Annotation: Predicted 3D model of a 488-nucleotide part of an RNA (small-subunit ribosomal RNA, 5' domain) from an uncultured bacterium. The prediction has a mean pLDDT of 88. The full RNA is in RNAcentral, with records from ENA.

[in-house]
Context: one part of a larger RNA
RNA sequence: AACGAACGCUGGCGGCAGGUCUUAGGCAUGCAAGUCGAACGGAUUUAUCAGAGCUUGCUCUGAUAAGUUAGUGGCGCACGGGUGAGUAACGCGUGGGAAUAUGCCCUUCGGUGGGGAAUAACGUUUGGAAACGAACGCUAAUACCGCAUACGUCGAGAAAUCGAGAAAGAUUUAUCGCCGAAGGAUUAGCCCGCGUUGGAUUAGCUUGUUGGUGGGGUAAAGGCCUACCAAGGCGAUGAUCCAUAGCUGGUCUGAGAGGAUGAUCAGCCACACUGGGACUGAGACACGGCCCAGACUCCUACGGGAGGCAGCAGCUAAGAAUAUUGGACAAUGGAGGAAACUCUGAUCCAGCCAUGCCGCGUGAAUGAAGAAGGCCUUCGGGUUGUAAAGUUCUUUUAGUCGUGACGAUGAUGACGGUAGCGACAGAAAAAGCACCGGCUAACUUCGUGCCAGCAGCCGCGGUAAUACGAAGGGUGCAAGCGUUGUUC
Numbered sequence: 001a002a003c004g005a006a007c008g009c010u011g012g013c014g015g016c017a018g019g020u021c022u023u024a025g026g027c028a029u030g031c032a033a034g035u036c037g038a039a040c041g042g043a044u045u046u047a048u049c050a051g052a053g054c055u056u057g058c059u060c061u062g063a064u065a066a067g068u069u070a071g072u073g074g075c076g077c078a079c080g081g082g083u084g085a086g087u088a089a090c091g092c093g094u095g096g097g098a099a100u101a102u103g104c105c106c107u108u109c110g111g112u113g114g115g116g117a118a119u120a121a122c123g124u125u126u127g128g129a130a131a132c133g134a135a136c137g138c139u140a141a142u143a144c145c146g147c148a149u150a151c152g153u154c155g156a157g158a159a160a161u162c163g164a165g166a167a168a169g170a171u172u173u174a175u176c177g178c179c180g181a182a183g184g185a186u187u188a189g190c191c192c193g194c195g196u197u198g199g200a201u202u203a204g205c206u207u208g209u210u211g212g213u214g215g216g217g218u219a220a221a222g223g224c225c226u227a228c229c230a231a232g233g234c235g236a237u238g239a240u241c242c243a244u245a246g247c248u249g250g251u252c253u254g255a256g257a258g259g260a261u262g263a264u265c266a267g268c269c270a271c272a273c274u275g276g277g278a279c280u281g282a283g284a285c286a287c288g289g290c291c292c293a294g295a296c297u298c299c300u301a302c303g304g305g306a307g308g309c310a311g312c313a314g315c316u317a318a319g320a321a322u323a324u325u326g327g328a329c330a331a332u333g334g335a336g337g338a339a340a341c342u343c344u345g346a347u348c349c350a351g352c353c354a355u356g357c358c359g360c361g362u363g364a365a366u367g368a369a370g371a372a373g374g375c376c377u378u379c380g381g382g383u384u385g386u387a388a389a390g391u392u393c394u395u396u397u398a399g400u401c402g403u404g405a406c407g408a409u410g411a412u413g414a415c416g417g418u419a420g421c422g423a424c425a426g427a428a429a430a431a432g433c434a435c436c437g438g439c440u441a442a443c444u445u446c447g448u449g450c451c452a453g454c455a456g457c458c459g460c461g462g463u464a465a466u467a468c469g470a471a472g473g474g475u476g477c478a479a480g481c482g483u484u485g486u487u488c
Base pairs, nucleotide, nucleotide: 001487002486003485005484006483007482008481009480012360013359014358015357016356017355018353019352020318025316026315027314029313030312031311034075035074036073039072040071042069043068044067045066046065047064048063049062050061051060052059053058054057082271083270084269091196092195093194094193095192096191097190100188101187105184106183107182108181109180110179111178112177113147115145116144122137123136124135125134126133127132153164154163155162156161169176170175197243198242199241204234205233206232209231210230211229212228213227214226215225216224246268247267248266249265250261251260252259253258273294274293275292276291277290296307297306298305299304324350326349327348328347332346333344334343335342336341363393364392365391366390373384374383375382376381397429399424400423401422402421403420407415432477433476434475435474436473437458438457439456443472444471445470446469447468453460454459
């Protein structure tokens, strides 16, 4: 000097930031990922019209219009948000590389023909305590499957040529889609050089190991996998092993070199109760998806089931210690939608905390009888001290009343009747903490008597203690001041 600090005493206001560093312990409750009816068939509500039945104001059927939406289908859920357990590694940083993929987006070219079979919803029956099912029957699509076509695409081939492979429609008629291909953009995967903690009281390590050939696999190079062949590969320039640790931009300190560190913000990585696995998909081996195993918790009719806050709040435990079960989608951004719009604990705000930084205030001028009181005293006085009182003023902030934004280019404001502005009243409501032997700014008296105690170091205290305790006085900082811890 610094801090994501804690503790003690004290505490007026505002702005901007920050706020479980410990148990990657366990979690009640609510919310955090939906959306599209302009893909689809139903179901259902209301209104109007028509018809039928009649009990004359109701029921049924059909059509039209406007809503709602369980299911099929599409897109999203791989983003955003959290945490740092693991990882000493191409994980990260930096600079290169070739053997790749890329939904949505942009540009360009070409196409969008003709058919089929199902299935959920629904209905009937039925099992189960529940979770959830089963059988039979019916139905639609931008769901599924053939056929046709193929400028370009892919495969074979020297070429000619041969072979393979596609599509979906909707609507308010403006458009939005769908299929194939090429290019771009973006994003992602892979490889390499260099850099990246400590230990030798860790010296040898390795058998898919190192290389080759054939094959497989992947979007893609490759022992990535496999069969065979060879016996290699790494290592005192520290392999292997052990311990520790997310990395970086940065942050703190320092004149710098360096040292320490990696909270908040930003980039990358890893993880999602523990371990393993794949499915779907452009993208995951997927935090709020699936399956298996395990531990734990809960429900149960004992047959069987359900769950995963390292999302936002909140609870409990641990701890010296860290906040509200708040408001809004108004803005910025994201998902879906043609749109209206819906969703969004991302985000924007508000609440709590002197946790930090910064700013402001707690009054100003005048005022000597140097008042009273306190303390000291050589008893003369000195000091507190212009300090107070008194007199004359001011009103920041806080308070009351009124007005009232920017943020929103047309509408839409959670914040918020907030900030700001105007008026009003009255010095009114607002100062503490540590220290005073030397280092180190600041001194006397009383009490105590090696006791009680102080102490960062030196050291004080055993009867005149500027070092303990109190008082008066002083010094330093100040809404803070000290102590402790850690780093330089």